Context: one part of a larger RNA
RNA sequence: GAACGAACGCUGGCGGCGUGGUUUAGGCAUGCAAGUCGAACGAGAACGGAACUCUUCGGAGUUCCUAGUACAGUGGCGAACGGGUGAGUAGCGCGUGGGUAACCUGCCCUCGAGUUCGGAAUAACGUUCCCAACGGAGCGCUAAUACCGGAUGACACUCCGACGACCCAGGUCGAUGGAGUCAAAGAUGGCCUCUACAUGUAAGCUGUCGCUUGGGGAUGGGCCCGCGUCCCAUUAGCUUGUUGGUGAGGUAAGAGCUCACCAAGGCACCGAUGGGUAGCCGGCCUGAGAGGGUGUCCGGCCACACUGGGAUUGAGAUACGGCCCAGACUCCUACGGGAGGCAGCAGUCGAGAAUCAUUCGCAAUGGGGGAAACCCUGACGAUGCGACGCCGCGUGGGCGAUGAAGGCCUUCGGUCGUAAAGCCCUGUCAUGUGGGAAGAACAGGGUGGGGGUUAAUACCCUUCACCUUUGACGGUACCGCAAGAGGAAGCUCCGGCUAACUCCGUGCCAGCAGCCGCGGUAAUACGGGGGGAGCAAGCGUUGUUC
Numbered sequence: 001g002a003a004c005g006a007a008c009g010c011u012g013g014c015g016g017c018g019u020g021g022u023u024u025a026g027g028c029a030u031g032c033a034a035g036u037c038g039a040a041c042g043a044g045a046a047c048g049g050a051a052c053u054c055u056u057c058g059g060a061g062u063u064c065c066u067a068g069u070a071c072a073g074u075g076g077c078g079a080a081c082g083g084g085u086g087a088g089u090a091g092c093g094c095g096u097g098g099g100u101a102a103c104c105u106g107c108c109c110u111c112g113a114g115u116u117c118g119g120a121a122u123a124a125c126g127u128u129c130c131c132a133a134c135g136g137a138g139c140g141c142u143a144a145u146a147c148c149g150g151a152u153g154a155c156a157c158u159c160c161g162a163c164g165a166c167c168c169a170g171g172u173c174g175a176u177g178g179a180g181u182c183a184a185a186g187a188u189g190g191c192c193u194c195u196a197c198a199u200g201u202a203a204g205c206u207g208u209c210g211c212u213u214g215g216g217g218a219u220g221g222g223c224c225c226g227c228g229u230c231c232c233a234u235u236a237g238c239u240u241g242u243u244g245g246u247g248a249g250g251u252a253a254g255a256g257c258u259c260a261c262c263a264a265g266g267c268a269c270c271g272a273u274g275g276g277u278a279g280c281c282g283g284c285c286u287g288a289g290a291g292g293g294u295g296u297c298c299g300g301c302c303a304c305a306c307u308g309g310g311a312u313u314g315a316g317a318u319a320c321g322g323c324c325c326a327g328a329c330u331c332c333u334a335c336g337g338g339a340g341g342c343a344g345c346a347g348u349c350g351a352g353a354a355u356c357a358u359u360c361g362c363a364a365u366g367g368g369g370g371a372a373a374c375c376c377u378g379a380c381g382a383u384g385c386g387a388c389g390c391c392g393c394g395u396g397g398g399c400g401a402u403g404a405a406g407g408c409c410u411u412c413g414g415u416c417g418u419a420a421a422g423c424c425c426u427g428u429c430a431u432g433u434g435g436g437a438a439g440a441a442c443a444g445g446g447u448g449g450g451g452g453u454u455a456a457u458a459c460c461c462u463u464c465a466c467c468u469u470u471g472a473c474g475g476u477a478c479c480g481c482a483a484g485a486g487g488a489a490g491c492u493c494c495g496g497c498u499a500a501c502u503c504c505g506u507g508c509c510a511g512c513a514g515c516c517g518c519g520g521u522a523a524u525a526c527g528g529g530g531g532g533a534g535c536a537a538g539c540g541u542u543g544u545u546c
Stems, first nucleotide, its partner, number of pairs: 001546004006542005013393006019386002026349003030346003035077003040074002048065007084304003093229008103221002108217008116150004125140006156181006163174004186209006195202003230276003237267003242264008279301004283294004306327005329340004357383001359382003365379001366377004396425004406416004429487001431482005439473001444468009490535005495516003501530005511518002
């Protein structure tokens, strides 16, 4: 000099864009943060309203609407994403470059084939009970795209045979013969060409969404390897599943990954082992660079979710807002037993030098579900608070000498100083008032046209044009008008380094200080006044890095 997720002191007008729990991975009240689908399925209210009947005039009953709505249940998909944190980790964790002939991949795209016949349950519900609560038991009924069995089935898988290409090898790919094994589910529109009954409907035809099986792709992952990745040798030896082999198990998959047996190996001064510290990177800061420091925000990867352990479901987790066990802690209890996990968004206490709103909205972008309408979304978009940072703007402009008064210095006099007053202007920002956006593209619906599908002009798909509809921010940004210099300047320094000097007070005191140093009676160095210098809505100090 530059920089900062900063803090502290004094001061503080406005706006834009950023940024804000660095310490206790300490404890948490409250609310919200993951649901959705009735076009998979069975069941199915009430409040309220209307009509009718009865009425002791209070009211009661029935039917309809509310409504196949709400709540709940079975089932599907999602909940493994998104969001947080940095505890652990010196590791194939990360970075970079490769390998997988050792692997998996739901939804999505593409190509092929199929979508057949049956069965038995169970929740909800009803009923009988237990329980303080959480919750639970028995009996009975019922549905499905839930569950189970049969059929068919291959270019899939396994085994046997034989050919070609590739390949370091185990093998891979292509064509091929035989044997064995494994599937499925429907939902919702439209129509009468074919078939059946015969106005029309369907078991028929057809569209859409699904379902099963296989090939390929895309995306996302798993595993392996080369190289790189902090400090301590006042850590020198470490290791028994250890190192290798054979066989088996296990996994999606190679492997001591696991097990049995066999051998005795393996690593290490090119730093093993041990200890300390630490998430890694793109980046960021500094620097001419080389380098040094750092990893906050944003992006990629990893790890974690009260602490430790475990599996289940699933395409995917060993699962933050799932389950089980143990522990610590907190809460409820009828003392028998139960409930909980903010390192999600706000918020609270604590510790600390120190870090914000218990706000608004799904309008946009993105995500989940759904055919869609739509629903959900503390992701996200916004607003709020903090000079925490960067940037921009303003706090006025011109004229104005008796160089006023006053202050300070002083021999004359000088200086504050065109500074003020006064006169003439301007109108940024702030104030008031009026107008007023872009961000909105859709999707859906309607009308019309084209294309596809089809028996079809229906339905459906697709495309074009027109109409219709949606804004949290927000009456915000922005623009116009009005008035009036009115509301808006401080902080540090002035001995040298280093721009800026005098007076008074003090008297090695009180004090200053980054280094040199200053102060013991004329201190440009302490404290104050005047004057000056620098930066400016900031200025200084402290801390840290280069």